Context: one part of a larger RNA
Molecule: large-subunit ribosomal RNA, domain II
Organism: Spartobacteria bacterium
RNA sequence: GCCUGCGAGUUACCGUAUGUAGCAAGGUUAAGGGAUAGGAGUCCUGGAGCCGUAGGGAAACCGAGUCUGAAUAGGGCGAUAAGUUGCAUGUGGUAGACCCGAAGCCAAGUGAUCUAACCAUGGCCAGGCUGAAGCUGGAGUAAAAUCCAGUGGAGGGCCGAACGUAAAUCCGCUGAAAAGGGUUGCGAUGAGCUGUGGUUCGGAGUGAAAGGCUAAACAAACUUGGAGAUAGCUGGUACUCCCCGAAAUAGCUUUAGGGCUAGCGUUACGUGGACUGCCACGGAGGUAAAGCACUGGAUAGAUGCGGGCCCUUCACCGGGUACCAAGUUUAACCAAACUCUGAAUGCCGUGGUAUAAUGCGUAGCAGUCAGACGGCGACUGAUAAGGGCCGUCGUCAAGAGGGAAACAGCCCAGACCGUCAGCUAAGGUCCCAAAGAUAUACUAAGUGGGAAAGGAAGUAUGAUUGCACAGACAGCCAGGAGGUUGGCUUAGAAGCAGCCACUCCUUCAAAGAGUGCGUAAUAGCUCACUGGUCGAGUAGUCAUGCGCCGACAAUCCAACGGGGCUAAGUAUAUCACCGAAGCUACGGCACAGCGCUAGACGCUGUGGGUAGGGGAGCAUUCUGUGUACGGAUGAAGUCAAGACGGAAGUUUUGGUGGACGGGACAGAAGAGAGAAUGCAGGC
Numbered sequence: 001g002c003c004u005g006c007g008a009g010u011u012a013c014c015g016u017a018u019g020u021a022g023c024a025a026g027g028u029u030a031a032g033g034g035a036u037a038g039g040a041g042u043c044c045u046g047g048a049g050c051c052g053u054a055g056g057g058a059a060a061c062c063g064a065g066u067c068u069g070a071a072u073a074g075g076g077c078g079a080u081a082a083g084u085u086g087c088a089u090g091u092g093g094u095a096g097a098c099c100c101g102a103a104g105c106c107a108a109g110u111g112a113u114c115u116a117a118c119c120a121u122g123g124c125c126a127g128g129c130u131g132a133a134g135c136u137g138g139a140g141u142a143a144a145a146u147c148c149a150g151u152g153g154a155g156g157g158c159c160g161a162a163c164g165u166a167a168a169u170c171c172g173c174u175g176a177a178a179a180g181g182g183u184u185g186c187g188a189u190g191a192g193c194u195g196u197g198g199u200u201c202g203g204a205g206u207g208a209a210a211g212g213c214u215a216a217a218c219a220a221a222c223u224u225g226g227a228g229a230u231a232g233c234u235g236g237u238a239c240u241c242c243c244c245g246a247a248a249u250a251g252c253u254u255u256a257g258g259g260c261u262a263g264c265g266u267u268a269c270g271u272g273g274a275c276u277g278c279c280a281c282g283g284a285g286g287u288a289a290a291g292c293a294c295u296g297g298a299u300a301g302a303u304g305c306g307g308g309c310c311c312u313u314c315a316c317c318g319g320g321u322a323c324c325a326a327g328u329u330u331a332a333c334c335a336a337a338c339u340c341u342g343a344a345u346g347c348c349g350u351g352g353u354a355u356a357a358u359g360c361g362u363a364g365c366a367g368u369c370a371g372a373c374g375g376c377g378a379c380u381g382a383u384a385a386g387g388g389c390c391g392u393c394g395u396c397a398a399g400a401g402g403g404a405a406a407c408a409g410c411c412c413a414g415a416c417c418g419u420c421a422g423c424u425a426a427g428g429u430c431c432c433a434a435a436g437a438u439a440u441a442c443u444a445a446g447u448g449g450g451a452a453a454g455g456a457a458g459u460a461u462g463a464u465u466g467c468a469c470a471g472a473c474a475g476c477c478a479g480g481a482g483g484u485u486g487g488c489u490u491a492g493a494a495g496c497a498g499c500c501a502c503u504c505c506u507u508c509a510a511a512g513a514g515u516g517c518g519u520a521a522u523a524g525c526u527c528a529c530u531g532g533u534c535g536a537g538u539a540g541u542c543a544u545g546c547g548c549c550g551a552c553a554a555u556c557c558a559a560c561g562g563g564g565c566u567a568a569g570u571a572u573a574u575c576a577c578c579g580a581a582g583c584u585a586c587g588g589c590a591c592a593g594c595g596c597u598a599g600a601c602g603c604u605g606u607g608g609g610u611a612g613g614g615g616a617g618c619a620u621u622c623u624g625u626g627u628a629c630g631g632a633u634g635a636a637g638u639c640a641a642g643a644c645g646g647a648a649g650u651u652u653u654g655g656u657g658g659a660c661g662g663g664a665c666a667g668a669a670g671a672g673a674g675a676a677u678g679c680a681g682g683c
Stems, first nucleotide, its partner, number of pairs: 001683006011095013026051003032045005055062002065077004098236002101233001105226006116200009125190001127159003130155001134151006163187003167184005202218001204214003239617006249262005263368002265365007274358001276354008289341001290339002295335003299331005306324002308321004371396007379388002401412003416588004421584003427578003430563003436575007448565001454549002458546010475533005481506003486500003512527001516525002589607007596599001618672001620669006629661002637656008
């Protein structure tokens, strides 16, 4: 891991509701007793007791009333509805109370053959090195001290086996081993190692102290018991079909992943149009917008209280000010906690109308209290987040189908069953891949098929303003002058360093007191402006459509799903078609309501579904009717094939098997397994 078997809402008592049966203003017996001898009983007796038939009051007590009260007032609780005893089912309570699961707590015992420490008594430590004290002899001294040589053999001394240890590293890590092996280390006469016997233990021992050790798991051993401890936690909880169908919110909670009440679901009974949509009318309101009349904010101008700075004065006064600036005023603004105003929606009411099973009440039973994303309106955050938090609607949750390549929450659409029929929705119609064409434009970027500020004689369309056959624009040819070198300044300043100026006048086709280059200053080149040549448009501005640049990411292509497309892109218009479990058609099933001719009837609707509520069934084991019925002319079980039913399932035939078995109607349950890191066995 697989297979087979086992494996979880039970039982007792007490409430409560519903159903059903008996009796009924009553209902009912309990223990006990008697009869029978019975498949674990049945019948009779037993009226104690309990519930109901009257309540009110603390009570005395009164009584359809009573209590309070001074009250005959008012108020509170009552008076008007039948109960009771079994049985069954739902559910609550008390019990282990659906099953499995702690870590732990307490008690009584068992352990020091492991290990810690200690006690008693034994044992062990190759070999080598060093050479303390003391002593002897000598030197030395007044005597000592001291020195030298020898002797001696001390030491938690030195090196190093056994023995002990475990610091480093490698191996081992389903090991050779539930702690080892290799290599290198450390101690090795000592606080040494070790044998045997003994002592101390569970909040206790022992500990050169690591919370170490106390029999291979010790921050409190092990065994048994209390014990089925408790578990607001996790997991699991077994056949079928039918009807309805939630919630993830509020308040409170030592509460936040748990509860209680309400909300939302379901079932029964009652009520009876009370509900909802739409239309009309009537209301309340202060949001969006807007506004500045209030409250505040904030910009510029005018005026300028007051102040700063400067001048003046012995001081007061006074003067100046390109400074700040109250108030007033003009103009233009801003506001969730501003409003002179003020919608749309929504909400409430009245009337009408439409649909159909909504609303409301009582009672039984729930589940839900982690919600998610999307659109819209706010807050919070950074107008970040697949962020947080509200409101409102939708979807998912609990919703399958089609589309979005794939994709709970987006778009379309709500799956009772069947059909090799039809029509559509979103979305599509070149191929993958069902289905397409036409017309007119645009785009040239593979834009389409990712992106901003910003940038650009891209291109198309429109508007508008100049100039232009009395010749524009561009090019080419020519002119571009005089007063004058304007004045000032300056070394110089002559159109062209700089300053000044209503920058003027003249000649002219035209020519600035000068557009740029240039010179030390002149000069020179050039422009504006004018003529000629040429011969038709030219130069701007604005708006719109579609494009271009801006454009950089981590494993080749990787920003249409791919191929590929110049339309098979974009815009507009038209007509087709494809496309779903939508709708229709045909057949069938179930449920609800209504109708009648009351049925194998008709009509109208309905039938996605988690938690959950309700309903109807199938199968298993046992019991009764029942010594009935089937069975060796072959039971159950099992294998194969077939038939029937809406499902659980039932049944027939044949094989196998070899002794029991089931129909019908009732009754009772150890009553249905794939999951619990389930339990046992087999493989």